Predicted 3D model of a 100-nucleotide RNA (Purine riboswitch aptamer) from a Kiritimatiellia bacterium. The sequence was found by an Rfam model in a public genome assembly. Model confidence (mean pLDDT): 77 of 100.
Formats: sequence, C1' cells, structure tokens
RNA sequence: CCGCAGACAGCAAUGUGCACUCGUAUAAUUCUGGUAAUUGGGCCAGGAGUCUCUACGGGAGGACCGGAAUCCUUCUACUAUGAGUGACCGGAACAGAUGA
Repeated sequence: CCGCAGACAGCAAUGUGCACUCGUAUAAUUCUGGUAAUUGGGCCAGGAGUCUCUACGGGAGGACCGGAAUCCUUCUACUAUGAGUGACCGGAACAGAUGA
C1' cells in the first nucleotide's frame, strides 16, 4: 500500500463498547509526625498538589552517611477527561536489526 473481515443498537447518519495513538491533569511530586534498620538506608499514618475521581508505586545506575539522616539521575503506569484511528488475517513493496 492492497484485499478481506469487522462487537451492540439503528434503514441510515450516528451512538455505545473495546483496542491503540495523542492532548490536558501531575512533576507517579512534595510536606509533616511516628517507628525500624545500619549485612542498612525501610515501614506506618496524615496533609498539600489537579476546573479532577483515583493513584502517588516499581526497576536500574550513582552519590552520601554510620547509630541518624538521606540525596541525585534515568526508564516504566494507572486514573479522569477530550480528540483521532480501527482490529485480526492474507498478499506486495521498502527499510532496519541479527545470523551465515
């Protein structure tokens, strides 16, 4: 790029649902209290942050600290809302990566 196919309602337009992509929100951020560890650097609770419900975690790398305190970088979501596209499968072309 082409073909085929395409949930529910409707004659259709279209709407709903589902999937993906993108925008907005929030920085998956931050503050406070309690408590724990040091072979560690965690846990619990509350608040702020969004015209916003929910969430506020995880992985990796580095720094720093030594009985009390953490910090930096990076990758990865969910949720709310708006917009767009339509899957799967088959074929063709092109490009890249890896191997011989």